[in-house]
RNA sequence: GCGGAUGUAGUUCAAUGGCAGAACAUCAGCUUCCCAAGCUGAGAGCGGGAGUUCGAUUCUCCUCAUCCGCU
Repeated sequence: GCGGAUGUAGUUCAAUGGCAGAACAUCAGCUUCCCAAGCUGAGAGCGGGAGUUCGAUUCUCCUCAUCCGCU
């Protein structure tokens, strides 16, 4: 330099154009003499920009970061 893959919550992962979900973690409450465990609830996210579309996490382009391959 060229090509490819990945990027979503604090972490690990879903969601193939129509209200962004789960588990663990965190916080609060219940329970307990206390802790842990358990139960209930809450907060929290689509890497950035542009385009297409009535509507984009999803499709297109550019860009950024990480990883892999070729030279």
Description
A computed fold for a 71-nucleotide RNA from a Eubacteriales Family XIII. Incertae Sedis bacterium, annotated as transfer RNA. Model confidence (mean pLDDT): 81 of 100.